[in-house]
RNAcentral holds the full RNA, with entries from ENA and SILVA. Small-subunit ribosomal RNA, 3' major domain from an uncultured bacterium, 469 nucleotides, folded computationally. The coordinates come from a structure-prediction model, not an experiment, and the mean pLDDT is 84.
Context: one part of a larger RNA
RNA sequence: UGACGGGGGCCCGCACAAGCAGUGGAGUAUGUGGUUUAAUUCGAAGCAACGCGAAGAACCUUACCAGGUCUUGACAUCCUUUGCAUAACCUAGAGAUAGGUGGAAUCCUACGGGACAAAGUGACAGGUGGUGCAUGGUUGUCGUCAGCUCGUGUCGUGAGAUGUUGGGUUAAGUCCCGCAACGAGCGCAACCCUUAUGUUUAGUUGCUACGCAAGAGCACUCUAGACAGACUGCCGUUGACAAAACGGAGGAAGGUGGGGAUGACGUCAAAUCAUCAUGCCCCUUAUGACCUGGGCUACACACGUACUACAAUGGCUGUAAACAAAGGGAAGCGACGUCGCGAGGCGAAGCAAAACCCAAAACACAGUCCCAGUUCGGAUUGCAGGCUGCAACCCGCCUGCAUGAAGCCGGAAUUGCUAGUAAUCGUAGGUCAGCAUACUACGGUGAAUACGUUCCCGGGCCUUGUACU
Numbered sequence: 001u002g003a004c005g006g007g008g009g010c011c012c013g014c015a016c017a018a019g020c021a022g023u024g025g026a027g028u029a030u031g032u033g034g035u036u037u038a039a040u041u042c043g044a045a046g047c048a049a050c051g052c053g054a055a056g057a058a059c060c061u062u063a064c065c066a067g068g069u070c071u072u073g074a075c076a077u078c079c080u081u082u083g084c085a086u087a088a089c090c091u092a093g094a095g096a097u098a099g100g101u102g103g104a105a106u107c108c109u110a111c112g113g114g115a116c117a118a119a120g121u122g123a124c125a126g127g128u129g130g131u132g133c134a135u136g137g138u139u140g141u142c143g144u145c146a147g148c149u150c151g152u153g154u155c156g157u158g159a160g161a162u163g164u165u166g167g168g169u170u171a172a173g174u175c176c177c178g179c180a181a182c183g184a185g186c187g188c189a190a191c192c193c194u195u196a197u198g199u200u201u202a203g204u205u206g207c208u209a210c211g212c213a214a215g216a217g218c219a220c221u222c223u224a225g226a227c228a229g230a231c232u233g234c235c236g237u238u239g240a241c242a243a244a245a246c247g248g249a250g251g252a253a254g255g256u257g258g259g260g261a262u263g264a265c266g267u268c269a270a271a272u273c274a275u276c277a278u279g280c281c282c283c284u285u286a287u288g289a290c291c292u293g294g295g296c297u298a299c300a301c302a303c304g305u306a307c308u309a310c311a312a313u314g315g316c317u318g319u320a321a322a323c324a325a326a327g328g329g330a331a332g333c334g335a336c337g338u339c340g341c342g343a344g345g346c347g348a349a350g351c352a353a354a355a356c357c358c359a360a361a362a363c364a365c366a367g368u369c370c371c372a373g374u375u376c377g378g379a380u381u382g383c384a385g386g387c388u389g390c391a392a393c394c395c396g397c398c399u400g401c402a403u404g405a406a407g408c409c410g411g412a413a414u415u416g417c418u419a420g421u422a423a424u425c426g427u428a429g430g431u432c433a434g435c436a437u438a439c440u441a442c443g444g445u446g447a448a449u450a451c452g453u454u455c456c457c458g459g460g461c462c463u464u465g466u467a468c469u
Base pairs, nucleotide, nucleotide: 002468003466004465005464007463008462009461010460011459012458013457015453016452019417020416021415022414023413026308027307028306029305030304031303032302033301034299035298042053043052064294065293066292067291068290069289070288073124077123078122079120080119081118082117083116088101089100090099091098092097107114108113126283127282129281130280131279135277136276137272138271139270140268142266147186148185149184150183151182152181153162154161155160166177167176168175192260193259194258195257197228198227199226200225201224202223203222206218207217208216231254234248235247236246237245238244310410314369315368316367317366318365319364327358328357329356332351333350336347337346338345339344376407381402382401383400384399385398386397387396423445424444425443426442427441428440429439
């Protein structure tokens, strides 16, 4: 100088408190440990691993295992020789491949050749093999916390100090005042995107009048460009006459308006050699490459994260009528018609989309159930079907009929959340042939509570002590 203290002072944060909804109990989904296995590929490990890499393991993927195969190789460059390559067919095989039939001078050309294929030769290829404690790059974390430093000067023998401390104030090392300091840099803030209001420009595919269309129009909605608007700017009070705080006006919005992007110096030899790149080491008829089948989906058990419930603020039936936003669509979305109880099948309009389509649910109204393991709950199982796909046995999703398990609100403990938030209700997208209770977005309905900072946890500043540095 730091670090630490069950030392002190000041301050902050869903940290506690006040509330609401959960998790921990049940069933299932999913990840992990363990066990098992020929293999259950590998990585991730307190917070900051465990619905994580994986935005989607039937084959492929795939890295693992068994068996069958190849050895200049599945892939690249160079050399030599030869040839059309390709397509098609037959036989054997699980296939990879092996053998045969066949065909034939094609494609580009600067006429040298090249593309492509076969054979040979070695230089080499190849490695998801090891080391993240050799590395680059990228990422997590403390933490969007308010800090971290430098130049010159001054003080100290020196390590260092000062500045950065102090009095106020702020979300903020934010600003003001003071001061042996004066300045500066990286952070903070602002500049960026989005959302909330208005003006203006533009007006089709949108909007308007309408039962519909044609035609008309651009006031309204909306779309998307430009501009305005918020700055403690104005008034009052408090304050050191400062910074600022509190109240008020006006205003769509008020004191950072709401949300996002943005992550200082550094910490954890944190994570990643399996995205990629890369040093060194290792393998080279195998630790490389190809194929079929299996495995990653096992199952006494333990943990994490979710979904569905235990019901009447509910379940079921019906009614017709609703009301979104944001997205996606051509090997696609598919209206509508028709067949089917249904998943779906068949036909098929429109739409490369403000045009057509995917396409809402909670809600409302009426009826029924009458507190039961039930008309709650839906696991499990049987049968019959549908779809995708070479192929659903291991191991997909969906439908119908039947079956109808646990579960009556969950011990110790523990999580999230302060407003259009929690809770609840659906919708879309990416991945994707198929497969979503996950993830990422979107809107509908829409609360309760916060006295306060004594305590728990984490953090910031000052100060004090020292078994540490």